This is a predicted structure of a 507-nucleotide part of an RNA (small-subunit ribosomal RNA, 5' domain) from an uncultured bacterium.
The full RNA is in RNAcentral, with records from Greengenes and SILVA.
Its mean pLDDT, the model's own confidence on a scale to 100, is 84.
Rfam family: Bacterial small subunit ribosomal RNA. Gene Ontology terms of the family: ribosome and structural constituent of ribosome.
Context: one part of a larger RNA
RNA sequence: GGACGAACGCUGGCGGCGUGCCUAAUACAUGCAAGUCGAACGGAGCACUGAAUUUCGGUUUAGUGUUUAGUGGCGAACGGGUGAGUAACGCGUGAGGAACCUGACCCACAGAGGGGGAUAACACCUGGAAACGGGUGCUAAUACCGCAUAAGACCACACUGUCGCAUGGCAGAGGGGUCAAAGGAGGAAUCCGCUGAGGGAGGGACUCGCGUCCCAUUAGAUAGUUGGUGAGGUAACGGCUCACCAAGUCAGCGAUGGGUAGCCGAGCUGAGAGGCUGAACGGCCACACUGGAACUGAGACACGGUCCAGACUCCUACGGGAGGCAGCAGUAGGGAAUAUUGGGCAAUGGGGGAAACCCUGACCCAGCAACGCCGCGUGAGGGAAGAAGGUUUUCGGAUUGUAAACCUCUGUCCUAUGUGACGAAGGAAGUGACGGUAGCAUAGGAGGAAGCCCCGGCUAACUACGUGCCAGCAGCCGCGGUAAUACGUAGGGGGCGAGCGUUGUCC
Numbered sequence: 001g002g003a004c005g006a007a008c009g010c011u012g013g014c015g016g017c018g019u020g021c022c023u024a025a026u027a028c029a030u031g032c033a034a035g036u037c038g039a040a041c042g043g044a045g046c047a048c049u050g051a052a053u054u055u056c057g058g059u060u061u062a063g064u065g066u067u068u069a070g071u072g073g074c075g076a077a078c079g080g081g082u083g084a085g086u087a088a089c090g091c092g093u094g095a096g097g098a099a100c101c102u103g104a105c106c107c108a109c110a111g112a113g114g115g116g117g118a119u120a121a122c123a124c125c126u127g128g129a130a131a132c133g134g135g136u137g138c139u140a141a142u143a144c145c146g147c148a149u150a151a152g153a154c155c156a157c158a159c160u161g162u163c164g165c166a167u168g169g170c171a172g173a174g175g176g177g178u179c180a181a182a183g184g185a186g187g188a189a190u191c192c193g194c195u196g197a198g199g200g201a202g203g204g205a206c207u208c209g210c211g212u213c214c215c216a217u218u219a220g221a222u223a224g225u226u227g228g229u230g231a232g233g234u235a236a237c238g239g240c241u242c243a244c245c246a247a248g249u250c251a252g253c254g255a256u257g258g259g260u261a262g263c264c265g266a267g268c269u270g271a272g273a274g275g276c277u278g279a280a281c282g283g284c285c286a287c288a289c290u291g292g293a294a295c296u297g298a299g300a301c302a303c304g305g306u307c308c309a310g311a312c313u314c315c316u317a318c319g320g321g322a323g324g325c326a327g328c329a330g331u332a333g334g335g336a337a338u339a340u341u342g343g344g345c346a347a348u349g350g351g352g353g354a355a356a357c358c359c360u361g362a363c364c365c366a367g368c369a370a371c372g373c374c375g376c377g378u379g380a381g382g383g384a385a386g387a388a389g390g391u392u393u394u395c396g397g398a399u400u401g402u403a404a405a406c407c408u409c410u411g412u413c414c415u416a417u418g419u420g421a422c423g424a425a426g427g428a429a430g431u432g433a434c435g436g437u438a439g440c441a442u443a444g445g446a447g448g449a450a451g452c453c454c455c456g457g458c459u460a461a462c463u464a465c466g467u468g469c470c471a472g473c474a475g476c477c478g479c480g481g482u483a484a485u486a487c488g489u490a491g492g493g494g495g496c497g498a499g500c501g502u503u504g505u506c507c
Base pairs, nucleotide, nucleotide: 001507002506003505004504006503007502008501009500010499013376014375015374016373017372018371019369020368021334026332027331028330030329031328032327035074036073037072040071041070043068044067045066046065047064048063049062050061051060052059053058081287082286083285090212091211092210093209094208095207096206100204101203102202105200106199107198109196110195111194113147115145116144122137123136124135125134126133127132153178154177155176157174159172160171161170162169163168183192184191185190213259214258215257220250221249222248225247226246227245228244229243230242231241232240262284263283264282265281266277267276268275269274289310290309291308292307293306312323313322314321315320340366342365343364344363348362349360350359351358352357379409380408381407382406389400390399391398392397413448414444415443416442417441418440419439423434451496452495453494454493455492456477457476458475462491463490464489465488466487472479473478
């Protein structure tokens, strides 16, 4: 000198764009943050219409619309948060598979025949303070289960060709065995779905080379340890697990141990080499009160799912229950320190749905904060009697100083009124939270808008008074003990300017 997610002191006019718990991964009141589909299904409520019946109260039935607890489907594994743990194939980069998986999507192929038994809802009974149940009876499905059909799928057998990198891969033909399906809407056309198998796209799992902080005042570490055979398990390879066998394996090119730490794209600095950092934005990883576990599922060992244990908080009829903000706001605490319990789904994107649409604290906006960057303003021109006042003085003057007054203007910002967007895209129409915002027009009036630090040298800027090694200053050198340009105040000056200084950290 530059930089900052900064803080502190003094000061503070406006706008645009960003950024904003770095500390206690501390504890959380309250609200919201993941639903949706009635065009999968049986009911129930409400409204309307028609029919039958009627004791005129109503009852039964058919249809339409609407709402929906339940069964079922898809989603909830995304999106959002945090950085605790992790020195690791975690991350980065480059490879590998003849060792893998993949819902929805795209391409192309084939198929959907015929049956069955349940169960929630509901009704009744019943336990419990509650949370939540139990029993009996009835019912539907795109819920569940057989049968048929069935291949280039899978399983074992056996053959040929070809290729290779050892196990083997690919292609073709053979007989045998196994396995499938669901319907809905519509008048229909058709559309949306369903089943099997192949390919693709995208996603994911795994393996390997190289790279990835400090301590040797950490030198030995290791028994599923290292390898083999066999088996189990997995989507898949593998001590991943197990039985048996062998005795290996790693390490001064730093094993093991300890400390610290999420990694990267990038950011800061620097001429570069390098050093430092890992806020925001983007990619990957890990975590979700702490520890452990699996279930469901294409996908989780699952932030707003389940179970167990623990700590904590709450309810209780004392028998037993409920909870998890490192989602968005917000509260307490901690701290030098970090915001609103705001608006909207209008846009972009996501989930569901045939769609209308619903949901979306993702997101888009607004609010707060000079926290940062950038832009603008606080007037412009003229104006010497060089006014008054202040300071100083050698008392002549000098300086403040064209500065002011005064004259002539301007209208950025400001105030008021009027007008008023783009962002809205789809065939048309409709659709804007922001927002009556930005912009534009008219009017008003210099009116409402300047401070902070410094002036001994480094380092731009000097005098007076006060003080008298006191009070104080100070980044270093050093100032102050009676003439202090170094302390305090004033005048003047210098620097930067809605900021200026200080502190902290990095280069």